Order: sequence, then structure tokens, then C1' cells
RNA sequence: CGGAGGAGUCAAAACGAUCGCUGGAUCAGGACGAAUGAUCCGGAGGAAAGUCCGAACACCAAAGGACAGGGUGCUCCAUAACGUGGAGUCGUGGCAACACGAAGGAAAGUGCAACAGAAAGCAAACCGCCUCGCCUGUGCGGGGUAAGGGUGAAACGGUGCGGUAAGAGCGCACCAGUUCUCCGGGUGACCGGGGAAGCUCGGUAAACCCCACCCGGUGCAAGACCAAAUAGGGAAACGCUUGAGGAUUGUCCGUCCGAGUUUCCGGGUAGGUCGCAGGAGAUGCCGGGUAACCGGUAUCCAAAGAUGAAUGAUCGUUGUCCGGUUCAGGGUACCCCUGGUCGGAAACAGAAUUCGGCUUAUUGACUCCUUCGGCCA
Repeated sequence: CGGAGGAGUCAAAACGAUCGCUGGAUCAGGACGAAUGAUCCGGAGGAAAGUCCGAACACCAAAGGACAGGGUGCUCCAUAACGUGGAGUCGUGGCAACACGAAGGAAAGUGCAACAGAAAGCAAACCGCCUCGCCUGUGCGGGGUAAGGGUGAAACGGUGCGGUAAGAGCGCACCAGUUCUCCGGGUGACCGGGGAAGCUCGGUAAACCCCACCCGGUGCAAGACCAAAUAGGGAAACGCUUGAGGAUUGUCCGUCCGAGUUUCCGGGUAGGUCGCAGGAGAUGCCGGGUAACCGGUAUCCAAAGAUGAAUGAUCGUUGUCCGGUUCAGGGUACCCCUGGUCGGAAACAGAAUUCGGCUUAUUGACUCCUUCGGCCA
């Protein structure tokens, strides 16, 4: 200098003017803490998203246990919890940094495997090889043989020597694997080393299944409280031709209608209030830990809390990025930098009880570490 890998940070606009929306405080206003008005203050995100996991919280259910069903699946640690995170192990890919992994069990049982191939699961004889018989034609039939050929994703260890009619772990040596066992290291997954046994056992469990561990259901439209009008329900009193009550002009009389009228209680609905913003809280420092994270301490918090659902719109200036430029200046100079100038761009997306994660979408700028290659000293 170039290629590559990893970790992370910041911004995703600022200011002004005009017009609005929403929450709070104070004042005015008024019968009122209402309407309305004034002033001041607060008002979306890194993912608020998908609603995929895990919790808090609430209600319902529930002695305990078992079965069924669902989930998770290398180890240790972290955590309120997790399918999340951290550090490792093993495997795969890469020269490497590093990345990825649905990574328990196939010598418990059942099942499955297209095409090709003789044969695909208590293996198998198509060609070839050996041998026997018939027979003599380079032919036919029987037996042996998994070393060679061919098929396949996959054909029951590999190489060599011995052995044999030809062959074969049939025997032996070495190598690989498996099982058993011993020693050492590690909390552990596992790693390193020694010994024994010819033991050589195919794949598939995002097929059933087996093993270990975990799991009650529904979600803030949970749920709690306050509580109209109208119509039901209950109770009491009065009244039912000896007339409660109503209508008729304000009252009385009169006239007419007349079987209900009045009060109280209770449930539900509309509507309202709470849940609902001080919390597994944020930031700084110190300490422990490789880390995730934990402990201590100080400071801060009215600082979104809407509900047919606010957080906006227009204009101007500046900034950011991209492109152009017969402009100016500079440099290690046919390229680059700085400034000017002209034009353009600014994404994904928006709280809805709250947290911890994961996943996905997306514009721009920057920092650090590591690895490989080249050149120079």
C1' cells in the first nucleotide's frame, strides 16, 4: 500500500417565522376541579415493526401423583426467566483472521430408500477367477469365490506378506475405527497417552420411537372501582266506585278520565376513574469476573401516556451526502484536496400495560483490533 475478517460508536437534522394537535402546572373564568381563554413546561424509535420466544402483572383453575399432549436437546456459566447471552468442546468450510452447525441415542424396537444395479439389509454371484460334469463349438449346467470389473448418494475396513484350486481377518504386521480397561489433564463437554479383544457393527431420529430436562389456561378488550336515562326485578305505603292519581285556566268548586300511584333497595348497560409511567430504572465512579453479568456507591426522574387514538403542516436560512463545473487557491500533479457556484437526494418506519431477548426493514459518517499478500528500512 492492497485484499479479507471481526468488534463497536454516532447521526438519521438544527434554528427562525406563521398556523395547528395533545398531556400537565399556574392564573383567569364561572354554581363547579366543567366549557373556554392566557402563560410556562413535556410530547415516538433504533428498530416504537413482526407478535416469534421468555417474564412481570391480573383473573380463572388447581391437594398430591401418573398418563396424554407440547417444547428444549454438546458442556459449564449468566439471568427473574428464556428457544436468549457469555466462555468453551467437537464437527464442517477457509492459507489465515474467522464463520457456520436442528450438535443426545441407529450394537432397544418398528419403518423408509427414487433411478441405476445381479444384489440395498438374518447381504448378494451380472461379468470375471477357480473347479467338477456333460460334451467338444470360443458351448451348456452344478459348486466355490467378494481379490478384480461394472451400478449407485451408499456395496460390510485399508496396505502388504502369508495362505489357497481360486479367494476371503482365514492367519500375521502396520494403519484406521469400535468396545472394554488403566494413567494423566479439565468443574464439564472433551483432550493426551498406554494396554486388551479380529470386534469391523452401513444411512436415515427437521420418520415413528427411546432417554434427560421444562411446561395449568387466558391476556390490560386482563382486571378493580364509581355509575345515568329507559325497560325489567324486589320491598313498603296508599288506593281500587266509600276513587289514590291525572286532565281542564294560577287556586277552589264543578265536569271528565280513572287502576294504579309514590318512595326505597338491588343487578346490568352507556359513560367515567384507576390499572398507566419510580422501574428486574438510567448515568458516572469503584470493586469482582476471561466474558455474559454481579456487588457497592453517588447523582437524576412532573419531563409521551393518547383512546375513531395527539406528537403535525408551510416557508426561509444553515448543515450532511451525491453529481456537474470555461471559477479561485494548493499539492508528492493528466489525478487529488480545500473553497466557491449550479442541480439533486435524505431511507426504514410510528408508541397503545410494562420489561428481557430474537428476527426482519433501512440512509449516511466514523473508530479500533486481527489476518493474508506485496514493497521499503

Bacterial RNase P class A from a Desulfobacterales bacterium, 377 nucleotides, folded computationally. Of the family's consensus pairs, 94% are formed in the model.